[in-house]
RNA sequence: GACAACGGCAAACCUGCUGCGAGGCAGGGACGCAAAGCCACGGGACCCACAGGGCCAGCCGGGCUACCGAA
Numbered sequence: 001g002a003c004a005a006c007g008g009c010a011a012a013c014c015u016g017c018u019g020c021g022a023g024g025c026a027g028g029g030a031c032g033c034a035a036a037g038c039c040a041c042g043g044g045a046c047c048c049a050c051a052g053g054g055c056c057a058g059c060c061g062g063g064c065u066a067c068c069g070a071a
Base pairs, nucleotide, nucleotide: 001068008033009032013028014027015026016025017024018023031058037064038063039062041061042060043059044056046054047053048052
């Protein structure tokens, strides 16, 4: 990559647990996603007990890996 197939993930919100927090995990739930699989390397957002430490991969770039498959 095609109005194909087999399947996958799961925003907001709700519940429980957890963290000072940003957040994380589990269950429910689907707004969306063709890497919305993994990695904080560059930029960026965010948090804090701010010489500093952390968080976001569903903000963008980059790296690694992977399913299906016509013309």